Context: one part of a larger RNA
RNA sequence: UCCAGGGAGUUUUUUUCUAUCGCAAGUCUAAUCCUGGUAUGUCAGGAGGAGGCGCAGGGAAACCGAGUCUUAACAGGGCGUCUUUCAGCGGUAGGAAUAAGACCCGAAGCCAGUCGAUCUACCCAUGGCCAGGGUGAAGCUUCGAGAAAUCGAAGUGGAGGCCCGAACCAGUGUCUGUUGAAAAAGGCUUGGAUGAGCUGUGGGUGGGAGUGAAAGGCUAACCAAGACUGGUGAUAGCUGGUUCUCCCCGAAAUGACUUUAGGGUCAGCCUGAAGGUGAGAGUUCAGGAAGGUAGAGCACAGGAUGGGCUAGGGCGGAAUUUAUCCGUACCAAACCCAACCUAACUCCGAAUGUCUUGAACUUAUACUUUGGAGUGAGACUGUGAGGGCUAAGCUUCAUGGUCGAAAGGGAAACAGCCCAGACCGUCAGCUAAGGUCCCUAAACGCAGGCUAAGUGGUAAAGGAUGUGGAGGCACAAAGACAUCCGGGAUGUUGGCUUAGAGGCAGCCAUCAUUUAAAGAGUGCGUAAUAGCUCACCGGUCGAGUGGCUCUGCGCCGAAAAUGAUCGGGGCUUAAGCCUGCUACCGAAGCUACGGCUUUCCGAUGAAUAAUCGGAAGGGGUAGGGGAGCAUUCUCUGUGCGGUGAAGUUUCCGUGUAAGCGGGGGUGGAGCGCAGAGAAGAGAGUAUCCUGGA
Numbered sequence: 001u002c003c004a005g006g007g008a009g010u011u012u013u014u015u016u017c018u019a020u021c022g023c024a025a026g027u028c029u030a031a032u033c034c035u036g037g038u039a040u041g042u043c044a045g046g047a048g049g050a051g052g053c054g055c056a057g058g059g060a061a062a063c064c065g066a067g068u069c070u071u072a073a074c075a076g077g078g079c080g081u082c083u084u085u086c087a088g089c090g091g092u093a094g095g096a097a098u099a100a101g102a103c104c105c106g107a108a109g110c111c112a113g114u115c116g117a118u119c120u121a122c123c124c125a126u127g128g129c130c131a132g133g134g135u136g137a138a139g140c141u142u143c144g145a146g147a148a149a150u151c152g153a154a155g156u157g158g159a160g161g162c163c164c165g166a167a168c169c170a171g172u173g174u175c176u177g178u179u180g181a182a183a184a185a186g187g188c189u190u191g192g193a194u195g196a197g198c199u200g201u202g203g204g205u206g207g208g209a210g211u212g213a214a215a216g217g218c219u220a221a222c223c224a225a226g227a228c229u230g231g232u233g234a235u236a237g238c239u240g241g242u243u244c245u246c247c248c249c250g251a252a253a254u255g256a257c258u259u260u261a262g263g264g265u266c267a268g269c270c271u272g273a274a275g276g277u278g279a280g281a282g283u284u285c286a287g288g289a290a291g292g293u294a295g296a297g298c299a300c301a302g303g304a305u306g307g308g309c310u311a312g313g314g315c316g317g318a319a320u321u322u323a324u325c326c327g328u329a330c331c332a333a334a335c336c337c338a339a340c341c342u343a344a345c346u347c348c349g350a351a352u353g354u355c356u357u358g359a360a361c362u363u364a365u366a367c368u369u370u371g372g373a374g375u376g377a378g379a380c381u382g383u384g385a386g387g388g389c390u391a392a393g394c395u396u397c398a399u400g401g402u403c404g405a406a407a408g409g410g411a412a413a414c415a416g417c418c419c420a421g422a423c424c425g426u427c428a429g430c431u432a433a434g435g436u437c438c439c440u441a442a443a444c445g446c447a448g449g450c451u452a453a454g455u456g457g458u459a460a461a462g463g464a465u466g467u468g469g470a471g472g473c474a475c476a477a478a479g480a481c482a483u484c485c486g487g488g489a490u491g492u493u494g495g496c497u498u499a500g501a502g503g504c505a506g507c508c509a510u511c512a513u514u515u516a517a518a519g520a521g522u523g524c525g526u527a528a529u530a531g532c533u534c535a536c537c538g539g540u541c542g543a544g545u546g547g548c549u550c551u552g553c554g555c556c557g558a559a560a561a562u563g564a565u566c567g568g569g570g571c572u573u574a575a576g577c578c579u580g581c582u583a584c585c586g587a588a589g590c591u592a593c594g595g596c597u598u599u600c601c602g603a604u605g606a607a608u609a610a611u612c613g614g615a616a617g618g619g620g621u622a623g624g625g626g627a628g629c630a631u632u633c634u635c636u637g638u639g640c641g642g643u644g645a646a647g648u649u650u651c652c653g654u655g656u657a658a659g660c661g662g663g664g665g666u667g668g669a670g671c672g673c674a675g676a677g678a679a680g681a682g683a684g685u686a687u688c689c690u691g692g693a
Stems, first nucleotide, its partner, number of pairs: 001693006011100002014097010026053003032047006057064002067079004103241002106238001110231006121205009130195001132164003135160001139156007168192003173188004207223001209219003244628006254267005268375002270372006280363010295348001296346002301342003305338004310332001312331002314328005378403010408419003423595004428591003434585003437569003443582001445581006456571001462556002466553006473546003484539004489513003494508003519534001523532002596618009629682001631679010647666008
């Protein structure tokens, strides 16, 4: 992993609701007892009215009573009675709650008792073990020195938590091993090795306790509290799982509060029933109403710019008998003019939305009471905003949509985007979004433009004689623009400055003359001149030329990690872009035909059954409601079976489904059907359990 079998809302108490049955102003017995049967568990019948609930309420109560309480009150008021106006009690079944293990499995844990020191920690008693080698303490002897205390030398001696190193003990580094040879080892290497040494045997100390040269270590292979058994089915706001079918409806991810935030309570939203009824919803028109947003504005508040006017200040000057006068291209309050900004500014002020009244049209809800819920993690997208960086597949609100719980078509693929809401069938038709060269269904459609960049087929500031369109200006047959030829002069080297400054370092001025025209000079150049050139003029040529503004489509700007690409091929008067037109394709949409089913209405009918007709429906998670199928057993009735029951296997038929029926094989003794009843009543998932492969 697979297969088979097992495997999860049960039972009792009390309460409540619904359905149904019995009796009814009543209703029901409980314990217990008697009789009969019996599988000795109990079952059936009878007795038993103790007691419960109901028939009356009010008051804390005494108490009173259709009233009572409050109170001084015959006043008011509260709760009741009366009237339209309603009966309960018990049984059975079902929904839910309640107390219990309470749908099932699952902790880590807490407590009690018991068992453990054959492992290990420490201790006690009694035994055992430590090759070999080295070093050479004290003491002693002899000799020497010294006045002595004492010192030195040699020899002897054999000390030490001494040295080297086997056994033994340990476990430093590394390799191997890591479903191992081994639930801690093996190889090499390493530390101690006469000591706080190692070790045999026997004994002692224990679970909040022991023991610990102390690591929370060890206490029988996982010890921040051992193991086992019990309390025990501990508890689990958590995770997982929870078994047949069809039909109808169908959510929520919000608010308030919460030792609350992944849980709850109430409300909101869903569903079933009953009721009285038609209140509800939408659109349009008409009338009324509240408001301070968008915008706008500057009248208020705050901010902010320029100008004017003018206090005050600064600066300069004058006179100094003073606290004076004058000037000011400085700063500047208030005021005036002009032009602005604002969520927490408003003299103003929409649209939309909201409330309300009436009418019309379309629709079928709304409300009250009550049974059952689930939800209370939301996601993206459009719009209006806050936070953030006018960042985020970010976050928080508001208001729509979709997903959630929605399949189908489009977007290559793609919960949340676009189109559109799947009851079933059909080898029928029409369309939506989106498409119509091939992959690939349908026009290489038609008409007119644009693009040359494969732009299309992803980006900005910025840049550019790309190209199309529109507008306006200037020049031009009195000859423009461009090319070429010629001229481009004189006072003068203007003045100043400077070593020099001659059009051309710099400063100032920028006149005049001759002219067809020519700057006191546009650029290059020189040390300064010179030289080249331009403006400007003439000729040549013979028709348009040169700026500017707006705009369509393009160009550059343009770098990313495995191989590229618009989905691909491929596409250039398009198969790209813009404008217009026509046709077609295209979905589970709509239509057509047939069928099933739900609710409502009508007809027939004794009928809430069934049948017929009509209308509106039939996507669906959590969840509510309805109707069924199958399994085991019991009762009643009725059947089948050795001429072959159940089971099993294969084939066929049938029903909307769970399912049901039949033929053959196998099997070899029990098994159905109808009605009713009762449940150990349905398996694919639980790291489920047991067995097998």
Notes:
Model confidence (mean pLDDT): 85 of 100. Large-subunit ribosomal RNA, domain II from a Candidatus Omnitrophota bacterium, 693 nucleotides, folded computationally. The RNAcentral record of the full RNA draws on ENA. Rfam family: Bacterial large subunit ribosomal RNA. Rfam links the family to the GO terms ribosome and structural constituent of ribosome.